[in-house]
C1' cells in the first nucleotide's frame, strides 16, 4: 500500500416550552432522513441523562473536532414611524358660546339723542259691584190603605125618643219626601271682569309731558378677554412592524482527525 473480517460510531439536527436538570412525545424551523412499542391527568432517565426489541451501514461523500456562513426561534430596550384606547388643554387652527370696546360699516337722533324730573299704564293689597258655578230658602207639580187634617154617603155604637158619638171608602188639603224652577232672596267659591273706590308701587317694561341741547344702539367686520370642542399637539398604556443589541442555532462550505485482527 492492497484485500478480507470486525469494532467504536452513524442511520437526522435545532429553537421555544415543560423540567431541579437531560432527552422524548406535542408546536415551530431546516429539509428527506431504517423499523416496531411507550408518553401531557405526560413518558423515560440522572451528568456516559429517552427506554426496550429488530435491522442496515461502518473507518469515511456518510463518523468525530474546529472555523466560516446563516434559515429560524427567544430575550431586551434607551430608538423610529403607524394603529388603537384613556387622559390633558401649554401652543396652532376650525367651529360654538359669552363679555368688553367703538376703529370701519350699518341703524336711530335738531320732526330733539343720552340724562334729570314728573304723570299714567302694567303690577300688588283691601273693599264694593257685576258675571259664572254650587247649595239653601222661596215658588210650582206630585205626594199617607190605618197609626195626619177637614167633610164624611152607606153601615156601626149609645139612647124610649129628641138627639149624640166614633168613623171606612170617596172628595178636598197637608207633612216628610220627591221632581222642576225663566224670575226673586240668601250663603259659599274662582285660572271670573276693556267695572268702581281707597292705598301701595324698590326695580324693570310700555305710553305721554317738562327741562336741556348732541349724542345713542351694538346687527356685521375688526381688536381684547372668558368658557367649550379636541383636528394638529402633549402624556400614559397596548398591539403589530422597522432598525439596534444579546443568545441559541438547522442546512451548507472549508480545514483537520479516526481503531483491531488475519493474509499478500
Nucleotide at each position: 500500500u492492497c484485500g478480507u473480517g470486525c469494532u467504536a460510531g452513524a442511520c437526522g439536527g435545532g429553537g421555544a416550552g415543560c423540567u431541579a436538570g437531560c432527552g422524548g412525545u406535542g408546536c415551530c424551523c431546516u429539509g428527506u432522513a431504517c423499523u416496531c412499542g411507550c408518553a401531557a391527568u405526560c413518558c423515560g432517565c440522572u451528568a456516559u441523562a429517552g427506554c426496550g426489541g429488530g435491522g442496515u451501514u461502518g473507518a469515511a461523500u456518510u463518523c468525530c473536532c474546529g472555523c466560516u456562513c446563516g434559515a429560524g426561534g427567544u430575550c431586551u430596550a434607551g430608538g423610529c414611524a403607524c394603529u388603537g384606547u384613556a387622559g390633558g388643554g401649554a401652543c396652532u387652527g376650525c367651529c360654538c358660546u359669552u363679555g368688553a370696546u367703538a376703529a370701519g360699516u350699518g341703524g336711530c337722533g335738531u320732526u330733539g339723542a343720552u340724562g334729570a324730573c314728573c304723570c299714567g299704564g302694567c303690577c300688588c293689597u283691601g273693599c264694593g259691584c257685576g258675571g259664572c258655578g254650587a247649595g239653601g230658602c222661596g215658588c210650582u207639580g206630585c205626594g199617607a190603605a190605618c197609626c195626619c187634617c177637614g167633610u164624611c154617603a152607606g153601615g156601626c155604637c149609645c139612647g124610649g125618643a129628641a138627639g149624640g158619638g166614633a168613623g171606612c171608602a170617596g172628595c178636598g188639603g197637608u207633612a216628610a219626601g220627591u221632581a222642576g224652577u225663566u224670575a226673586g232672596c240668601u250663603u259659599c267659591g274662582g285660572g271670573u271682569g276693556c267695572c268702581g273706590c281707597a292705598g301701595g308701587u324698590a326695580a324693570a317694561c310700555c305710553g305721554a309731558g317738562u327741562c336741556g341741547g348732541a349724542g345713542c344702539c351694538g346687527g356685521c367686520u375688526g381688536u381684547c378677554g372668558g368658557g367649550g370642542c379636541a383636528a394638529g399637539c402633549c402624556u400614559a398604556c397596548a398591539g403589530g412592524g422597522c432598525a439596534g443589541g444579546a443568545u441559541c442555532g438547522a442546512c451548507a462550505g472549508c480545514g483537520g482527525g479516526u481503531g483491531c485482527a488475519c493474509g499478500a
Description
Predicted 3D model of a 264-nucleotide RNA (Bacterial large signal recognition particle RNA) from a Dehalococcoidia bacterium. Its mean pLDDT, the model's own confidence on a scale to 100, is 76. The model forms 92% of the base pairs in the Rfam consensus. The gene name in the source record is ffs. Its Rfam family is "Bacterial large signal recognition particle RNA". About the family: The signal recognition particle (SRP) is a universally conserved ribonucleoprotein involved in the co-translational targeting of proteins to membranes. Clan: SRP clan.